[in-house]
RNAcentral holds the sequence, with entries from ENA. The RNA shown here (transfer RNA) has 73 nucleotides and comes from a Microcaldota archaeon. The coordinates come from a structure-prediction model, not an experiment, and the mean pLDDT is 84. Its Rfam family is "tRNA". Rfam's curators write: Transfer RNA (tRNA) molecules are approximately 80 nucleotides in length. The family's RNA type in Rfam is transfer RNA. NCBI's taxonomy places the organism under Archaea, Nanobdellati, Microcaldota.
RNA sequence: GGGGUCAUGGGAUAACCUGGUAGCCUACGUGCUUGGGGUGCACGUGAUCCGAGUUCAAAUCUCGGUGACCCCA
Numbered sequence: 001g002g003g004g005u006c007a008u009g010g011g012a013u014a015a016c017c018u019g020g021u022a023g024c025c026u027a028c029g030u031g032c033u034u035g036g037g038g039u040g041c042a043c044g045u046g047a048u049c050c051g052a053g054u055u056c057a058a059a060u061c062u063c064g065g066u067g068a069c070c071c072c073a
Stems, first nucleotide, its partner, number of pairs: 001072007010026002013023001020056001027045006049065005
């Protein structure tokens, strides 16, 4: 210098190809349960790396940027 993969709650991960209410687990908060704690159960809080474009509508498609990893030279 060229090419590829990836980026989603505090943590791990799905949804992306084929655009339409961001799901599940864990963690945390409250309540129930217990003599108390733990476990269990119910409810709740919290996320799409950044910018632009396309579209009625973008986590998803297009372009650019940033960061991580890999390959070629």